[in-house]
The prediction has a mean pLDDT of 88. The part of an RNA shown here (small-subunit ribosomal RNA, central domain) has 350 nucleotides and comes from Egbenema gypsiphilum.

Context: one part of a larger RNA
């Protein structure tokens, strides 16, 4: 609970697609459902309002009468909403022309490093720490040179730079493929926005099956530290991390800020692109559009801060909140192989 809110106090679904629904540009004509006006009927009595009457007054009571609103009918109005028919191009979309990009998927290639193996040189240490020890090493380690193998990740470029709805994406080449931006012209002609349910995608960890396994490394073992040390530090090290197919569906999934449209001072960077100026040309300089940052006006805000990428001014649609704990628990249901996820209370207590 007809209210006020949601950056940080409780509160924006992790993100997108989209059926229903809600909302919706401009113009002409018609209709008259909403809307507006008149009239009629009805809306018991009592009560309330107004004017009178009766008890000495009042309360009380009696008589008369009004009004608002509702519902139905009827006659009209046509601005707005709606409906129907037709038109328009400023929203939206399509084509042609350019263009940036770690957007996605697949296949193939590359170098540095690491570890291991083989061989050479070489000798007593190496490694590790705050200091040590466990550990490795005379069966020749560490170091160094040559050769080989494997797996994972791609230094520099690299940038409050780019791309993507978000999660996320970074070596090179090729193939397939999604989206964006800019410019001018042509075309369609409101085809739009949002979106309960529903669907798709969704880091890491985890699960199933089969591969793979260099480094790192939960668990585990050992050495230290310590009063203890189930830790922090060190030596090892299994799952895992990687690939393929499937599942899980959660995160401080964050800008802790839902999406769309319009309007409202500027200044300084930067990415893409177009135009102008300039030039032999490329830069430089000026302007436009689309992004991405910093500062800041008005305004907003409890303050911090936000400030044309709004948390300003408005409208449309969705989601969510309503004291703390109990509790994201119990129960039920749905999903899942499981782990668990989704939905989600109450008693009691302060």
């Nucleotide at each position: 609970u007809u209210g006020g809110g949601c950056g940080u106090a409780a509160a924006g679904c992790g993100u997108c697609c989209g059926c229903a629904g809600g909302u919706g540009g401009u113009u002409u004509a018609u209709c008259a459902a909403g809307u507006c006006a008149g009239c009629u009927g009805u809306u018991a009595a009592a009560g309330c309002g107004u004017g009178g009457g009766g008890c000495u007054u009042a309360a009380c009571u009696c008589c008369a009468u009004a009004a608002a609103g509702g519902c139905a009918g009827u006659u009209g109005a046509a601005a707005c909403u709606g409906a129907u028919a037709g038109g328009c191009u400023a929203g939206a979309g399509u084509g042609c022309g350019a263009u940036a990009g770690g957007g996605g998927c697949a296949a193939g290639g590359g170098g540095a490093a690491u570890u291991c193996c083989c061989a050479g040189u070489g000798u007593a240490g190496c490694g590790g720490u705050g200091a040590a020890a466990u550990g490795c090493g005379u069966a020749g380690a560490u170091a160094u040179u040559g050769g080989g193998a494997a797996g994972a990740a791609c230094a520099c470029c690299g940038g409050u730079g780019g791309c993507g709805a978000a999660a996320g994406c970074g070596u090179c080449u090729u193939g397939c493929u999604g989206g964006g931006u800019c410019u001018g012209c042509a075309c369609u002609g409101a085809c739009a926005c949002u979106g309960a349910g529903g669907g798709a995608c969704g880091a890491a960890a985890g699960c199933u099956a089969g591969g793979g396994g260099a480094g790192c490394g939960a668990a585990a073992g050992g050495g230290a530290u310590u009063a203890g040390a189930u830790a922090c530090c060190c030596c090892u090290g299994u799952a895992g991390u990687c690939c393929u197919a499937g599942c899980u569906g959660u995160a401080a999934a964050c800008g802790a800020u839902g999406g769309g449209u319009a309007c409202u001072a500027g200044g300084c960077g930067u990415u893409g692109u177009c135009c102008g100026u300039a030039u032999c040309g490329a830069c430089c300089c000026g302007g436009g559009c689309a992004g991405u940052g910093c500062c800041g006006u008005a305004g907003c805000u409890a303050a911090c801060g936000c400030g044309u990428u709004a948390a300003g001014u408005a409208c449309c649609c969705c989601g969510c909140c309503u004291g703390g704990g109990g509790a994201g628990u119990a129960c039920g249901c749905u999903c899942g192989c499981a782990a668990g996820a989704g939905u989600g209370a109450a008693a009691c207590u302060c």